[in-house]
RNA sequence: AACCGAUAAAGGCAAACCUGCCGAAAGGUAGGGACGCAAAGCCACGGGUCUAAGGCGAUCACCAAGAUCGCGACGAUAGCCGGGUUGCCGAU
Numbered sequence: 001a002a003c004c005g006a007u008a009a010a011g012g013c014a015a016a017c018c019u020g021c022c023g024a025a026a027g028g029u030a031g032g033g034a035c036g037c038a039a040a041g042c043c044a045c046g047g048g049u050c051u052a053a054g055g056c057g058a059u060c061a062c063c064a065a066g067a068u069c070g071c072g073a074c075g076a077u078a079g080c081c082g083g084g085u086u087g088c089c090g091a092u
Base pairs, nucleotide, nucleotide: 004090005089012037013036017032018031019030020029021028022027035079041085042084043083045082046081047080048077049076050075055071056070057069058068059067060066
């Protein structure tokens, strides 16, 4: 230094759920809370998954407003996987 990871030490993050706020939603964020995590730090590049407001199409209605269904990411997820990148500790 690389790989690797312990019932070690120091420190760290925080699922579900609850509350406030943001968002059409998925989801995010702050506080509480801990299921877990050695990258559960960071990056949506590839695959997956979730959502579907605007848009497009169909149907109903038709003066219109509107409603329902379908498609669809330009939205989201890094705690789904791969990849990239940075980093704490060190028993064997």
Background: Predicted 3D model of a 92-nucleotide RNA (c-di-GMP-I riboswitch aptamer) from a Clostridiaceae bacterium. The model forms 95% of the base pairs in the Rfam consensus.